[in-house]
RNA sequence: UAUUUAUCAAGAGCGGCGACGAGAGAAUUGGCUCGAGGACUCGCCCGGCAACCCUGCUUCAAUAAAAAUUUUAAGCAAAGGUGCCAAAUCCAACCCAGUGGGGAAAGAUAAUUC
Repeated sequence: UAUUUAUCAAGAGCGGCGACGAGAGAAUUGGCUCGAGGACUCGCCCGGCAACCCUGCUUCAAUAAAAAUUUUAAGCAAAGGUGCCAAAUCCAACCCAGUGGGGAAAGAUAAUUC
C1' cells in the first nucleotide's frame, strides 16, 4: 500500500515549556469556524478520554460424573499495544426523501489477511 469486518451526533487539554511563523480545519467547490492575544505543525513533559486488540474478574451457555476446559454473548476493570482529547468525520455536495431524516461515496481508527 492493498483485502475483509466493525465503529465514527458520546467522551476527554481554549494544559506547560521550547522551535517555527501564516495559514489551518484530508482532498475539490461553497459555507462556517480557528489563527500574529501566534493557529496548524514539530520536540519534550504532565493530565485525561475511550475500550478496537491483549490482559484480569464476574455471569450466561456448551462439553464433562466431577474437578475443570472451551466458545459465544453480556458486564466490570484499565496494566500493556494502538487511537483520540474545537465545532457531528465542522456542515453541505451524489441518491431517496421533502425540511424531520435515511443511505451512498470519500475519509479516519481498530482488528484481520497477504
A computed fold for a 114-nucleotide RNA, annotated as SAM riboswitch aptamer (S box leader). It was read from a public genome assembly, where an Rfam model found it. The prediction has a mean pLDDT of 79.